[in-house]
The RNA shown here (c-di-GMP-I riboswitch aptamer) has 89 nucleotides and comes from a Gammaproteobacteria bacterium.
NCBI's taxonomy places the organism under Bacteria, Pseudomonadati, Pseudomonadota, Gammaproteobacteria.
Its Rfam family is "c-di-GMP-I riboswitch aptamer". Rfam describes the family as follows. GEMM was predicted in a large-scale screen for bacterial structured RNA regulatory elements.
It was read from a public genome assembly, where an Rfam model found it.
Its mean pLDDT, the model's own confidence on a scale to 100, is 83.
RNA sequence: GUGGAUUAAAGGCAAAGCCGCCGAAAGGCGGCGACGCAAAGUCACCGGCCUAAAGGGCUAGAAGACCCAAAGGUAGCGGGACUGCUCGA
Numbered sequence: 001g002u003g004g005a006u007u008a009a010a011g012g013c014a015a016a017g018c019c020g021c022c023g024a025a026a027g028g029c030g031g032c033g034a035c036g037c038a039a040a041g042u043c044a045c046c047g048g049c050c051u052a053a054a055g056g057g058c059u060a061g062a063a064g065a066c067c068c069a070a071a072g073g074u075a076g077c078g079g080g081a082c083u084g085c086u087c088g089a
Stems, first nucleotide, its partner, number of pairs: 002089001004087002012037002017032006035076001041082003045079003048074003055068003
C1' cells in the first nucleotide's frame, strides 16, 4: 500500500424506555439505560422514508378542519464520498 474479518483481546458507540431541555411536528441534545453495531465515525450528493411550519389550494372573506408543499429531519433504510482503530493475510 491492497484485500479480508467467524472468533478473541484492548478499547469505542448506544436501540427501546424513563427524566430534563430545544422544536409546529418529524426529530435533536444531555442524563440514566443496552437492542444491537467492524465504521452505529463524518457528510443529505442520489434513491427511499418521516414530518408539514412558512406559503398555496379550498372559502364571498377570515379562522378552524382537510389537501398540496422541504428551505425541516432520518448517516441505526440503501447507495455514494471522505476519514479511522484492532486482528489477520